């Protein structure tokens, strides 16, 4: 410099013929249990889905830009 893949709570991820204000885990917070911590259990809370535009009656999901990672070629 090319070519590909990838970006969704704090942290890893689901969400694939676009369709009700997005899933699990872990992790954090309370409560129950314990003398107390930790284990289990039960409930909470936390993301509008890298940034801009676009196509749609509707977009995490398509389309073009731009940014970051990351692999491979030079």
């Nucleotide at each position: 410099g090319g070519u590909c893949a990838c970006g969704u709570g704090g942290u890893g991820u689901a969400g694939u013929u676009g369709g009700u204000u997005a899933u699990c885990a872990c992790a954090u917070g309370u409560g129950u249990c314990u003398c107390a911590c930790a284990c289990a259990c039960a409930c909470a809370a936390g993301g509008c889905c890298c940034c801009c535009a676009g196509u749609u009656c509707g977009a995490g999901c398509c389309u073009g830009g731009g940014c970051g990672u990351g692999a491979c070629c030079a």